[in-house]
Molecule: transfer RNA
Organism: Robiginitomaculum sp.
RNA sequence: GCGGGCGUGGUGGAAUCGGUAGACACGCAAGACUUAAAAUCUUGUUCCUGUAAAGGAGUGCCGGUUCAAGUCCGGCCGCCCGUACCA
Numbered sequence: 001g002c003g004g005g006c007g008u009g010g011u012g013g014a015a016u017c018g019g020u021a022g023a024c025a026c027g028c029a030a031g032a033c034u035u036a037a038a039a040u041c042u043u044g045u046u047c048c049u050g051u052a053a054a055g056g057a058g059u060g061c062c063g064g065u066u067c068a069a070g071u072c073c074g075g076c077c078g079c080c081c082g083u084a085c086c087a
Stems, first nucleotide, its partner, number of pairs: 001083007010026003019067001027045006046057004060076005
């Protein structure tokens, strides 16, 4: 260089055909229980603003198609695998 695969919260991962993004689990936080802790149970947990209600942003990046994109199309970046060349 060429060919292929992958990229989603703090982590693993789901969303099968384009239709509420992050199910579920781990971790974390608060609470219950306990003399105290562990275990267990309950609630919360992507990010930003906000006391809250609520609003906004978000699936590697930039564009496109579409009423609607994690998903389809183009370009780019990164990682992995294979392969060619190296006089």